[in-house]
RNA sequence: GAUCGACCAUGGCAAAACCACUGUGAAGUGGUGACGCAAAGCUCCAGAGCCCACGUGGCUGGCUGGGCCGCCGAA
Repeated sequence: GAUCGACCAUGGCAAAACCACUGUGAAGUGGUGACGCAAAGCUCCAGAGCCCACGUGGCUGGCUGGGCCGCCGAA
């Protein structure tokens, strides 16, 4: 350093629901709140699902895979 994910440490993120706002909508943003997450950090490249105003369209990265970055450190 890599693989990997036991222990330990620093911490981190934030499901559902509710409130406000944005959007045709899927959904997103902020607040409250924690179901959980070793990448539940980023990225639509591939697949999948969802939406519609059906297009050279949009949404979901906490659906799966890929790519990039990252804390700790056993076997």

Annotation:
This is a predicted structure of a 75-nucleotide RNA (c-di-GMP-I riboswitch aptamer) from Deinococcus peraridilitoris. The same sequence occurs in records of 2 taxa. The RNAcentral record of the sequence draws on Rfam and Ribocentre. Its mean pLDDT, the model's own confidence on a scale to 100, is 90.